[in-house]
RNA sequence: UCUUAUCAAGAGAGGCGGAGGGACCUGCCCUGUGAAGCCCGACAACCUGCCCGGUCAUACCGCGGUAAGGUGUCAAUUCAGCGGAAUUUAUUUUCCGGCAGAUGAGA
Numbered sequence: 001u002c003u004u005a006u007c008a009a010g011a012g013a014g015g016c017g018g019a020g021g022g023a024c025c026u027g028c029c030c031u032g033u034g035a036a037g038c039c040c041g042a043c044a045a046c047c048u049g050c051c052c053g054g055u056c057a058u059a060c061c062g063c064g065g066u067a068a069g070g071u072g073u074c075a076a077u078u079c080a081g082c083g084g085a086a087u088u089u090a091u092u093u094u095c096c097g098g099c100a101g102a103u104g105a106g107a
Stems, first nucleotide, its partner, number of pairs: 001107007012040001014039003020030003024081001026080002041074003046070003049066003052062003078100001082097005
């Protein structure tokens, strides 16, 4: 960089640390009732493993289980952000699509 799947749920009143953080622009928001980062913990179940069921089968399948290993994640829908539709007293709410991005797996 390309392909593909997912992105409405879930996760600490812990320790160190000290001012920033939320990809990005703008908005908005979080933060000393302590940010980032590190450690521990937790969540999830994408990949591997194991178990269960189907099967002649060690193949393969499951909108089944587990959570040992590899990632990942733990404010706000991927906080909103562009276009369209419906809706509202409204700059309101909802839905669909797109851009960009994140994570897994493969190349």